A computed fold for a 101-nucleotide RNA, annotated as THF (Tetrahydrofolate) riboswitch aptamer. The sequence was found by an Rfam model in a public genome assembly. The prediction has a mean pLDDT of 77. Its Rfam family is "THF (Tetrahydrofolate) riboswitch aptamer". Gene Ontology term of the family: tetrahydrofolate metabolic process. From the family's description: Tetrahydrofolate (THF) riboswitch was first reported for Ames et al. as an RNA motif in 5' untranslated (5'-UTR)regions of folate transport and biosynthesis genes in Firmicutes genomes.

RNA sequence: AACAGAGUAGAUAUUGUGCGUUAAGUGUUAGAGGAUGGGAGGUUGCCUCUAAACGAAAAAGAAAAGUUUUUUCUUUGCGGUACAAUAUCGCUGCCACUGUU
Numbered sequence: 001a002a003c004a005g006a007g008u009a010g011a012u013a014u015u016g017u018g019c020g021u022u023a024a025g026u027g028u029u030a031g032a033g034g035a036u037g038g039g040a041g042g043u044u045g046c047c048u049c050u051a052a053a054c055g056a057a058a059a060a061g062a063a064a065a066g067u068u069u070u071u072u073c074u075u076u077g078c079g080g081u082a083c084a085a086u087a088u089c090g091c092u093g094c095c096a097c098u099g100u101u
Stems, first nucleotide, its partner, number of pairs: 001101005010089009019079003028052007038095002041092002058076008
């Protein structure tokens, strides 16, 4: 010097453990802030906070108290639900890194 490659934030799927089903969470809009391959910059996307609007799927069984209603537990569901593991996918140009010449 040439060629090739790996790695972020995160996304999807499966499994497991939870949370909610007395509606929190998720999603939407606006504003502010933050972190984003090893480096400096930057895009997309991501996260947090505040405010606003919108908004849901329950059912069965058992036990206890009690005396006709409460509580608890289990199971099957439901939620654009949380976390973890695994698999797949996954930044831009430059430098750096790995391999070959």